Record summary
Large-subunit ribosomal RNA, domain IV from a Rickettsiales bacterium, 329 nucleotides, folded computationally. Its mean pLDDT, the model's own confidence on a scale to 100, is 87. The source organism's lineage runs through Bacteria, Pseudomonadati, Pseudomonadota, Alphaproteobacteria and Rickettsiales. It matches the Rfam family "Bacterial large subunit ribosomal RNA". Its family is annotated with ribosome and structural constituent of ribosome in the Gene Ontology.

Context: one part of a larger RNA
C1' cells in the first nucleotide's frame, strides 16, 4: 500500500449525483397506536415498560392405581455483575410527492421498472364442415369431441367519478339507379380467294361481373378538435360583437406536470442559504378524456424531497488482528 475484519476524542451528513458503504433498529411479553380508508387495513404504526439467579406461596395442564415425576403461569421477598432478549441468528422509523392498483413476469451474461401480464371494461368477427390458425389450390389437423354465458382478433387496463365535438379524408360496413369496365358476345362495313356456294382475315356497334366513382353508416375505427379585429364611469381585462376559414374547432378535468422552450416563471411553504421539493397561480412553444382523463386505501429491492435515530460517508485521518506485496537476511 491492498483485500478482510474490528476500534475510535470532539462533531454528526458538514461527504457524495446520491446517506453509497456503514452505524443503529432486531427477541417475548405488557401498555399504547394517527391521518387515511375500497372498513379488510394503516399496524410489528409511532412511542414506552419489563426480562438473570434465589425462595415462598397460589392457579394450571401432562403422566401415573398410588407414592411421585414433569411442565406452564401469577403475586410477594430477596440477590449478584459495568452489562441478564449477555453468543449466534434477529425489523432502523416517521412524513411529502410522482408511476403503476394489487401477488406476479422480463432484458440466462452491464437495465427488474412507471416496461410486460392482470381481473374488469369496450369494439369487431364467427350459427359449426364456425371464425381464425397449419398445410402443397390436398386429404388433414388445431380451433374442440368446445357452440355465441362459446371461440378468435384488437385497444384499454382493480375500484370510484367520468369518457365531450367531428364522418370531410383513410378504413370498414350497408347500399344499388346511373357511370366506367376484363375475358366473352359479334351489328355493321370490309380484304384475299373463288364463276359461285363458301372458307379464311381485319373492323369492332350492341351486351357484359366485382372493383372503382357515387349514397348513406360508422371514432372504445385510423385519426382531427382555428385565426382576425373591436369592445365596460381610471387603468388593466374582455362576459359582449364582428368577420374569415373548417368537418368540427378541445367539453369536464388537470396543469412550468415522467409533457414548460424562454424559465431557477410569479407568489406561498420548508432552510441562515433551497435550479431539486411540496401548495397555488395559467401566458399549456407543445394536456386532455379505453393512444383513456382525473382521482384513489393497500401493495412497491421502482423515483423525488424532507425530518428523527445512528454513525470514519466527511471535518481528518489514527490505530489493532489476519493474508499479502515491498526492504533485508
Nucleotide at each position: 500500500c491492498u483485500a478482510c475484519a474490528c476500534u475510535g476524542a470532539a462533531g454528526g451528513a458538514a461527504c457524495u449525483a446520491g446517506g453509497c458503504a456503514a452505524a443503529a433498529u432486531g427477541c417475548a411479553u405488557c401498555c399504547g397506536u394517527a391521518a387515511c380508508u375500497u372498513c379488510g387495513g394503516g399496524a410489528g404504526a409511532a412511542g414506552g415498560a419489563u426480562g438473570g439467579c434465589c425462595u415462598a406461596c397460589c392457579g394450571u395442564g401432562g403422566c401415573g392405581c398410588a407414592a411421585g415425576c414433569u411442565g406452564c403461569g401469577a403475586u410477594a421477598g430477596g440477590u449478584g455483575g459495568c452489562a441478564c432478549a449477555u453468543a449466534a441468528a434477529u425489523g432502523g422509523g416517521g412524513g411529502u410527492a410522482g408511476c403503476a392498483a394489487c401477488u406476479g413476469u422480463u432484458u440466462a451474461c452491464c437495465a427488474a421498472a412507471a416496461a410486460c401480464a392482470c381481473a374488469g371494461g369496450g369494439c369487431u368477427c364467427u350459427g359449426c364442415u364456425a371464425a381464425a390458425u397449419c398445410a402443397u389450390u390436398a386429404a388433414g389437423a388445431u380451433g374442440a369431441g368446445g357452440u355465441a354465458u362459446a371461440g378468435g382478433g384488437u385497444c384499454u387496463g382493480a375500484c370510484g367519478c367520468c369518457u365531450g365535438c367531428c364522418c370531410g379524408g383513410u378504413g370498414c360496413u350497408g347500399g344499388a339507379a346511373g357511370g366506367u369496365u376484363a375475358a366473352u358476345u359479334g351489328a355493321u362495313g370490309g380484304u384475299g380467294u373463288g364463276c359461285a356456294a363458301g372458307c379464311a382475315c381485319c373492323u369492332g356497334a350492341u351486351a357484359g361481373a366485382a372493383g372503382c366513382c357515387c349514397c348513406a353508416g360508422u371514432a372504445a375505427a385510423c385519426g382531427g378538435c382555428g385565426g382576425c379585429c373591436g369592445u365596460a364611469a381610471c387603468u388593466a381585462u374582455g362576459a359582449c360583437g364582428g368577420u374569415c376559414c373548417u368537418a368540427a374547432g378541445g367539453u369536464a378535468g388537470c396543469g412550468a406536470a415522467a409533457u414548460u422552450c424562454c424559465u431557477u416563471g410569479u407568489c406561498g411553504g420548508g432552510u441562515a442559504a433551497g435550479u431539486u421539493c411540496c401548495g397555488a397561480c395559467c401566458c399549456g412553444c407543445a394536456c386532455g378524456a379505453a393512444u383513456g382523463g382525473c382521482g384513489u386505501a393497500a401493495u412497491g429491492a421502482c423515483u423525488u424531497c424532507c425530518c428523527c435515530g445512528c454513525u470514519g460517508u466527511c471535518u481528518c485521518c489514527a490505530g489493532u488482528g489476519u493474508a499479502g506485496a515491498c526492504u533485508c537476511a